[in-house]
Formats: sequence, structure tokens, C1' cells
RNA sequence: GCCAAGGUAGCUCAGUCGGUAGAGCAAUGCACUCGUAACGCAUAGGUCGGAGGUUCGAUUCCUCUCCUUGGCU
Repeated sequence: GCCAAGGUAGCUCAGUCGGUAGAGCAAUGCACUCGUAACGCAUAGGUCGGAGGUUCGAUUCCUCUCCUUGGCU
């Protein structure tokens, strides 16, 4: 330099042929218990890597760009 895959909650990951994003674990509160853990219920946590464009509307489509991983040279 070229090609491919990926970037979404604190972590691991889904997601939708475009219609205001979810799970598990973790955190906090409540309940339970003599108490702790476990189990149960609830709550909070996200400018979907960044910028621009198309669109009534973009995590999703297009362009540019940053980062990570793998391959080729």
C1' cells in the first nucleotide's frame, strides 16, 4: 500500500429489506433471611466510533474519516 471483518449500556453481544434500541452479566433500591449469599421484583445507565449527504424520518442507505483484528504484498 491492497483486501476482508468489526466499532451499539460498565463488560459480552443481539437487532431491524429505514419508523424514536434490547438481552445476559455487572450497578442501585426493595422484598426474603437471625444475618450474608443465592433466588424474586423494580430502577438507572446509550448523542448506535466521528463528520457530511439522501429522506417526512437513518443504528440501518451513500461519501469521507478515525480506531481494532485478520490476510496479502

Transfer RNA from a Patescibacteria group bacterium, 73 nucleotides, folded computationally. The source organism's lineage runs through Bacteria and Bacteria candidate phyla. It matches the Rfam family "tRNA". By type it is a transfer RNA. It was read from a public genome assembly.